[in-house]
RNAcentral holds the sequence, with entries from ENA, Greengenes and SILVA. This is a predicted structure of a 1485-nucleotide RNA (small-subunit ribosomal RNA) from an uncultured bacterium. Rfam family: Bacterial small subunit ribosomal RNA. Rfam links the family to the GO terms structural constituent of ribosome and ribosome.
RNA sequence: AGAGUUUGAUCAUGGCUCAGGAUGAACGCUAGCGACAGGCUUAACACAUGCAAGUCGAGGGGCAGCACGGUCUAGCAAUAGACUGGUGGCGACCGGCGCACGGGUGAGUAACGCGUAUACAACCUUCCCUAUACAGGGGUAUAGCCCAUGGAAACGUGGAUUAACCCCCCAUAGUAUCGGAGUACCGCAUGGUGCAUCGAUUAAAUCUCCGGAGGUAUAGGAUGGGUAUGCGUCCCAUUAGGUAGUAGGUAAGGUAACGGCUUACCUAGCCUGUGAUGGGUAGGGGUUCUGAGAGGAAGUCCCCCACACUGGAAUGAGACACGGUCCAGACUCCUACGGGAGGCAGCAGUGAGGAAUAUUGGUCAAUGGCCGCAGGGCUGAACCAGCCAAGUCGCGUGAAGGAUGACUGCCCUAUGGGUUGUAAACUUCUUUUAUUUGGGAAGAAUAAGUUCUACGUGUAGAACGAUGCCUGUACCAAAUGAAUAAGCAUCGGCUAACUCCGUGCCAGCAGCCGCGGCAAUACGGAGGAUGCGAGCGCUAUCCGGAUUUAUUGGGUUUAAAGGGUGCGCAGGCGGUUUUAUAAGUUAGUGGUUAAAUUUCUGGGCUUCACUCAGUCAUGCCAUUAAAACUGUAGAACUCGAGUAUAUUUGAGGUAGGCGGAAUAAGUUAAGUAGCGGUGAAAUGCUUAGAUAUAACUUAGAACUCCGAUAGCGAAGGCAGCUUACCAAACUAUAACUGACGCUCAAGCACGAAAGCAUGGGUAGCGAACAGGAUUAGAUACCCUGGUAGUCCAUGCCGUAAACGAUGUUCACUGACUUUGUGCAAUAUGAUCGUACGAGGUUAAUCGAAAGAGUUAAGUGAACCACCUGGGGAGUACGUCGGCAACGAUGAAACUCAAAGGAAUUGACGGGGGCCCGCACAAGCGGAGGAACAUGUGGUUUAAUUCGAUGAUACGCGAGGAACCUUACCUGGGUUUAAAUGUAGAUUGCAUAGGGUGGAAACAUCCUUUUCCUUCGGGACUAUUUACAAGGUGCUGCAUGGUUGUCGUCAGCUCGUGCCGUGAGGUGUCGGGUUAAGUCCCAUAACGAGCGCAACCCCUAUCUUUAGUUGCCAUCAGGUCAUGCUGGGGACUCUAGAGAGACUGCCGCCGUAAGGUGAGAGGAAGGGGGGGAUGACGUCAAAUCAGCACGGCCCUUACAUCCAGGGCUACACACGUGUUACAAUGGCCGGUACAGAGGGCCGCCAUAUAGUGAUAUGGAGCAAAUCUCAAAAACCGGUCGUAGUUCGGAUUGGAGUCUGUAACCCGACUCCAUGAAGUUGGAUUCGCUAGUAAUCGCGCAUCAGCCAUGGCGCGGUGAAUACGUUCCCGGGCCUUGUACACACCGCCCGUCAAGCCAUGGGAGCCGGGAGUACCUGAAGUACGUAACCGCAAGGAGCGUCCUAGGGUAAUACUGGUGACUGGGGCUAAGUCGUAACAAGGUAACC
Repeated sequence: AGAGUUUGAUCAUGGCUCAGGAUGAACGCUAGCGACAGGCUUAACACAUGCAAGUCGAGGGGCAGCACGGUCUAGCAAUAGACUGGUGGCGACCGGCGCACGGGUGAGUAACGCGUAUACAACCUUCCCUAUACAGGGGUAUAGCCCAUGGAAACGUGGAUUAACCCCCCAUAGUAUCGGAGUACCGCAUGGUGCAUCGAUUAAAUCUCCGGAGGUAUAGGAUGGGUAUGCGUCCCAUUAGGUAGUAGGUAAGGUAACGGCUUACCUAGCCUGUGAUGGGUAGGGGUUCUGAGAGGAAGUCCCCCACACUGGAAUGAGACACGGUCCAGACUCCUACGGGAGGCAGCAGUGAGGAAUAUUGGUCAAUGGCCGCAGGGCUGAACCAGCCAAGUCGCGUGAAGGAUGACUGCCCUAUGGGUUGUAAACUUCUUUUAUUUGGGAAGAAUAAGUUCUACGUGUAGAACGAUGCCUGUACCAAAUGAAUAAGCAUCGGCUAACUCCGUGCCAGCAGCCGCGGCAAUACGGAGGAUGCGAGCGCUAUCCGGAUUUAUUGGGUUUAAAGGGUGCGCAGGCGGUUUUAUAAGUUAGUGGUUAAAUUUCUGGGCUUCACUCAGUCAUGCCAUUAAAACUGUAGAACUCGAGUAUAUUUGAGGUAGGCGGAAUAAGUUAAGUAGCGGUGAAAUGCUUAGAUAUAACUUAGAACUCCGAUAGCGAAGGCAGCUUACCAAACUAUAACUGACGCUCAAGCACGAAAGCAUGGGUAGCGAACAGGAUUAGAUACCCUGGUAGUCCAUGCCGUAAACGAUGUUCACUGACUUUGUGCAAUAUGAUCGUACGAGGUUAAUCGAAAGAGUUAAGUGAACCACCUGGGGAGUACGUCGGCAACGAUGAAACUCAAAGGAAUUGACGGGGGCCCGCACAAGCGGAGGAACAUGUGGUUUAAUUCGAUGAUACGCGAGGAACCUUACCUGGGUUUAAAUGUAGAUUGCAUAGGGUGGAAACAUCCUUUUCCUUCGGGACUAUUUACAAGGUGCUGCAUGGUUGUCGUCAGCUCGUGCCGUGAGGUGUCGGGUUAAGUCCCAUAACGAGCGCAACCCCUAUCUUUAGUUGCCAUCAGGUCAUGCUGGGGACUCUAGAGAGACUGCCGCCGUAAGGUGAGAGGAAGGGGGGGAUGACGUCAAAUCAGCACGGCCCUUACAUCCAGGGCUACACACGUGUUACAAUGGCCGGUACAGAGGGCCGCCAUAUAGUGAUAUGGAGCAAAUCUCAAAAACCGGUCGUAGUUCGGAUUGGAGUCUGUAACCCGACUCCAUGAAGUUGGAUUCGCUAGUAAUCGCGCAUCAGCCAUGGCGCGGUGAAUACGUUCCCGGGCCUUGUACACACCGCCCGUCAAGCCAUGGGAGCCGGGAGUACCUGAAGUACGUAACCGCAAGGAGCGUCCUAGGGUAAUACUGGUGACUGGGGCUAAGUCGUAACAAGGUAACC
């Protein structure tokens, strides 16, 4: 110090989450020791038992109990009993002091309670200190004791008698108190102090060891308190008014003292937006935690306060008293039912509550407290110990060496490596700790007393001097021996640390993001690793990070956020000069800021934690000084502001008058069949005469042109012309005033449209409504009508995307340009004359960017308003306003991890522009109808094996299923079966021939059978065992390879540079051009790569080389005939090498690239034609069944062999084809012409036989030599529009061929049979030239063939293209976007289901508080004739006040409630499709 998370990616906004520290903690797992500190945060709930406050005999009467002494009795004595206050002492009692401290708790309290600083001239103070003075005399009660008596008890009652340092009276008295008059001084307002004087009033207690202790009065001090005041001290305004002793005065009372503290009277005040009153919550501070700090949160120890079951008083110096009294109330307990007792928030302890918090311990040894002269007593204060990892700190669980890097475990690419790991074993060493034994502290100072010293004889000092709970503890020494001692969490990222197995959106994890659907580093286990370590994790809470409430230190155009606008009181801020002052401000000094704590410096426990000492310390107060700034007071000024004078400007406002066009209606005329409306229609109007036309009349509303990024107004808003009134702004002059200013919570006023009320008005338009259309529906969009309304007057409402989404005012900071209105100047110079407005483009600067940019969103100042994640929600409740509609103010529960902004790249659009393609159009021929062939779906089946399924599956894998193939089914068999190797054992074969069973596979039987040798054995073969097989089983969503498609579309990228915060952009865009990102021009780009093109092959022309098997012009020979033969290379051809075409030339257009011409030339002309060639990528496209391969699965079977069957089924549907429907034809006869291929288990000439398929002989040819081997065409004839001399399906019969074998299930031939079909609905396919169409030929596979398929070859050989509006697909640029799985996207609302919190609700049940009335204990005060007392006085009674109780109504608040309202959440429910693209009617307020 930051990190993760919104996106395909980016920047910014913004929330959520994490890493850190802390705790009186709790929970889980684990646990060796010590030191120090800590331990009911919940029920201020209830408490059994014990203890926690007594002491003094040196105050008193006394003497129950104890001890001693004495006397008496009994007894020999010991001893026992009785008596005796005589002594030590002392229960109970009177009296004194203490009990108001110490200890506990935090309920109450928002307060002078606390903190801080002052004041008391308005006060008290036991004990203590100092000083002065005094203490004379007298009196009568009472407890105890004794007697009697009541009661269960607690506890009393009566009588008699008695003491005191108890109480009372008299005396004395002043520096006391009060009163009168006087004087001096002082202060802080009332006033205070001193001095002298007069009068009045009030005191005392004894004890004694004779030293003293104690007492009374007064003054002072000290200590402790009391009171008052300034400042500070939580949240809510959905709490805005509160208050009658209330605010003040006079008088009196009361108090220690001031005071409405109380009472009477008088006045009517007092508090409050600087937050009164009310409600909620809470003890406050020193400090603690955190934080860089400022802050935020908290309140163990210390200080203060409050309380003692709840609420009220006397005593006393002090209390309204924790372990006291009285009364009342609630609760608990005892009881003989008549009455009584009690208060752990003291220390232990118990129950309860709770996640949770300890022993019914020891000692007064130390430190302190109370009493006492003292010894001493008491002390759950305190000091110690016990329990608890609950915290902090320290120590240990060993150290060194040790590699065959051992074994096990785990992992892997597995004959071997890696890791665990120097870890272990093993060797050597040490002994903290542990155990045993022995020694052994400090904490203790001194009291009484004794002795001594000093002097002032009761003080100080010195010496000696009893006393230790903890504790035989800390510590020390010796011995033994590595011996007694390691876990927890985590390992996807944040965040250090990785693999295997199991599981399979299950089980589970999770702080956030998120993991898990068959290869999970995220679940569970294991191995390993990482972190910390006697602890480690989890949970809870606080601060931090969070500058995420922003004083330090944030924002508001679009992310949340500027009020709709103005005026304006309070408030805040305020121009220039000067004088005074000193409130703010600044500096010095002083006081205070308790101690502890924190920082720093030292010291003590072995060290540390801990502890001791010293030091520092921001705040507040006082005082002294300064006078710049702010304030205050005074004086002056003119530039801010305003006034005056003079113009100017404008849809500025209000009220009145007037005008024309249009529309509608009415009347009249004229006229005839439609009008109107729409995408197309219909409803509607019209022969009762419409629409259209003309004239006249009437009505209401709005004001054409001008008219404009023009004007005016604060905003809303304002538009025909004109009149009146009102208001504003600017300019000029610089005449007047002299800071009069700016902003503005509350308040007041204005405020579009719609809406409301009353009364008018109503032409047009037009919510609602009606009808017609559209549609699946259409409560809409469109059409025809049409009511409120729109208009006027008056009054409400008070909101809008009331927007520049930009508050008002002032100052400053660059340019260019357009425009409105003035002023100046007046064409002599023009590079800005000047002011106020309205716009555009840009610099700096700002901004997340878009953008803003003198009209700021720049730089500053002042004031106001507003924001703090999304949803819930601008909702609920409450309050205020309103006639209502509704408006203003304005939450929470709950829920999500995002929501949102700007920009980027894509994709998409029923957005735009440009362009291309047999994409459409123009044509030709088809498909869709028929029959058949073939493939697919479906169905069927034992099986009909599997795959391919929009384009991109369907004559596809398959380039050839009768067996085989074959993967499927039925049945029957086999179990190491192919190859090779290792190790062990056995054997001499394997094989061949034959037989039997069987459908075969297979099983079984018979015959046959090694070599070398040193005789040990070896070689070879076979069998067997073990290890390694096999699988067309699964996953193409684990993969390789291959392929389809977009698409032969023109695109896809990179380096450097530049631009941008960045994603990215530029280049690749623009203008042209091209088939093309092809080329040219321009250009912050310059280059390059993969694609395009070219290079390659075939073909079209020519040249050259070479001529066999090809060719034959010339020469010769020969034949019925034929390059048949000699020969030839001319030609054709073959196959090598070259040439040729490049817009090269010409004209025109164009800057160029290029285009164009029936141009020339040329075999070929603008890519000549065809092929091969397929960029980055897309479709989780296809294929595990072609092959390969990871993982999973089967192993007498999912392997393998065999026979038969099936893949060929058949109500049906689809795709692709073949043949046809005929005369451009069929049939018969005759006659021609190819190319490219194939051929020895072959092609087969030729001959013969057969109608034929073929068969039988038989030359040639492993091929430019032989052979397969042409058809349409052409010539002639026939048929005459018909289901035919078309068509050939189907069926019957007879054959041929292949093959073990044609039944399921082959092809072909002949004879016979002769089906549908007469050109095919919606729709749809191919093709732009040697193409379509048409004709035949060949080849692969193959024994044969279901081939009409596929791949090639040649023959004959067309038509049409105006053009790019539309359909489909594609490319480029641009635009919008809420899409990015990318439109097959996203997404809204009702309804239905489940869950959750919440509002209303007839009511019901509580809680605290206040008010009124009734009652009213104890107690203080007051009053008082009867009773008591000589009296003082008391009792009794009464009055006032009050706790409590009761009654009544009220407000506030909580719980619950049939029913009800909306809201939120929940993989795959229903209905539609509202929004995002022009979202298909632009969206929104």